Notes:
Predicted 3D model of a 63-nucleotide RNA (Fluoride riboswitch aptamer (crcB RNA motif)) from a Clostridia bacterium. The model forms 100% of the base pairs in the Rfam consensus. Its Rfam family is "Fluoride riboswitch aptamer (crcB RNA motif)". The literature on the family includes a 2012 paper in Science by Baker et al., "Widespread genetic switches and toxicity resistance proteins for fluoride". The source organism's lineage runs through Bacteria, Bacillati, Bacillota and Clostridia.

[in-house]
RNA sequence: ACUCCAAGCGGUGAUGGAGUCCACCGGUAACCACCCGAAAGGGUUGAUGACUCCUGCCAGAAG
Numbered sequence: 001a002c003u004c005c006a007a008g009c010g011g012u013g014a015u016g017g018a019g020u021c022c023a024c025c026g027g028u029a030a031c032c033a034c035c036c037g038a039a040a041g042g043g044u045u046g047a048u049g050a051c052u053c054c055u056g057c058c059a060g061a062a063g
Base pairs, nucleotide, nucleotide: 009026010025011024012023013022016054017053018052019051020050021049033044034043035042036041
């Protein structure tokens, strides 16, 4: 210096915060949504990876 194994740690999962669980990645990474279109450009859904709560946004109803 390289490789492998174990343990620990860190990071990530299309828009905010917290808890729990799950998954992925190890800096050469995981991850960075979908549809139409040659491109330009136009359009659609969702604050979750999943669950719960809070915040924000949209729609409807009642007081």